Notes:
This is a predicted structure of a 73-nucleotide RNA (transfer RNA) from Succinivibrio sp. It matches the Rfam family "tRNA". Rfam classes the family as a transfer RNA. The organism belongs to Succinivibrio, within Bacteria. The coordinates come from a structure-prediction model, not an experiment, and the mean pLDDT is 81.
């Protein structure tokens, strides 16, 4: 230098033929309990890496850039 893939909640990850985003863990509140843990119930939390474009509408399609992984040279 060329190519492929990835970037979504504090962490690990879902989310497809475009229709206004979810789980587990963690956090917070409560139940139970002598206390803690465990268990159970409820609940907070996301500019979907940045910026543009297409579209009535974009996490999703297109382009540039940033970061990471791998392959080729």
């Nucleotide at each position: 230098g060329g190519g492929u893939c990835g970037u979504u909640a504090g962490c690990u990850c879902a989310g497809u033929u475009g229709g206004u985003a979810g789980a587990g863990c963690a956090g917070c509140g409560g139940a139970c309990a002598c206390u803690u843990a465990a268990u159970c119930c409820g609940u907070u939390g996301g500019u979907c890496g940045c910026g543009g474009g297409u579209u009535c509408g974009a996490c999703c399609c297109c382009c540039u850039c940033a970061c990471g992984a791998c392959c080729c040279a």